[in-house]
RNA sequence: GCCCUUGUGGUUUAAUGGAUAAAACGCAGGUUUCCGGAACCUGAAAUGUGGGUUCGAUUCCCGCCAAGGGCA
Numbered sequence: 001g002c003c004c005u006u007g008u009g010g011u012u013u014a015a016u017g018g019a020u021a022a023a024a025c026g027c028a029g030g031u032u033u034c035c036g037g038a039a040c041c042u043g044a045a046a047u048g049u050g051g052g053u054u055c056g057a058u059u060c061c062c063g064c065c066a067a068g069g070g071c072a
Stems, first nucleotide, its partner, number of pairs: 001071007010025004018055001027043005048064005
């Protein structure tokens, strides 16, 4: 330099182009307890970035960025 794959809460994963992006673990608050833990209830928290296509994009297309792999 060229090619391929991947990028979603703090972490690990979902979501066939269609309603307010779902869950587990974690975190915060509450109930309970002598105190913790466990259990239960409630809450905060995410689509790498910029464009395009579309009535509608996490999903399709292009550029860029980052990570991994292959070739030279």
This is a predicted structure of a 72-nucleotide RNA (transfer RNA) from a bacterium. It matches the Rfam family "tRNA". By type it is a transfer RNA. Model confidence (mean pLDDT): 82 of 100.